[in-house]
RNA sequence: GCCCACAUGGUCUAGUGGUAUGAUUCGACAUUCGGGUUGUCGAGGUCCGGAGUUCGAAUCUCCGUGCGGGCC
Numbered sequence: 001g002c003c004c005a006c007a008u009g010g011u012c013u014a015g016u017g018g019u020a021u022g023a024u025u026c027g028a029c030a031u032u033c034g035g036g037u038u039g040u041c042g043a044g045g046u047c048c049g050g051a052g053u054u055c056g057a058a059u060c061u062c063c064g065u066g067c068g069g070g071c072c
Base pairs, nucleotide, nucleotide: 001071002070003069004068006066007065010024011023012022018055025043026042027041028040029039030038048064049063050062051061052060
C1' cells in the first nucleotide's frame, strides 16, 4: 500500500428499511429474624464520526476513525 471482518446502555449481545432485543449491572418493592436465592417494577442507548440514497436508515452507498486478521 491493497483486501476482509468488527464497532449497538457501565459490560456482553440480538436486530432482512418502519417505536432498538435480551442478559448482566444499578435502584425500589415482595419473600426472610437477617442475608443469599427468586419474583415484580423501574433506571440506563442521541446504534463510532460525517455525508448521501429514501416518505422513512442501527440496517443500503461513500469518505473517515479505532481495533483485529490476511496478502505483498